Model confidence (mean pLDDT): 82 of 100.
A computed fold for a 72-nucleotide RNA from a Candidatus Wolfebacteria bacterium, annotated as transfer RNA.
The sequence was found in a public genome assembly.
Rfam family: tRNA. It is annotated as a transfer RNA.
RNA sequence: GCCGACGUAGCUCAGUGGUAGAGCGUCGCCCUCAUAAAGCGAAUGUCGCAGGUUCGAUUCCUGCCGUCGGCA
Repeated sequence: GCCGACGUAGCUCAGUGGUAGAGCGUCGCCCUCAUAAAGCGAAUGUCGCAGGUUCGAUUCCUGCCGUCGGCA
């Protein structure tokens, strides 16, 4: 330099056009003499950045950035 995959909550990931979710974690409640576990509830996202297509983009297209892999 070229090619490919990935980038979504604190972490691990799902979601492939129609107002963004799960598990774990965190916080509160409940329970307990107390802690943990179990149970109930809550908060948390410029969906990597910019542009394009579209009535509508996390999703499709282009460029850039980052991580990983391959080729040279």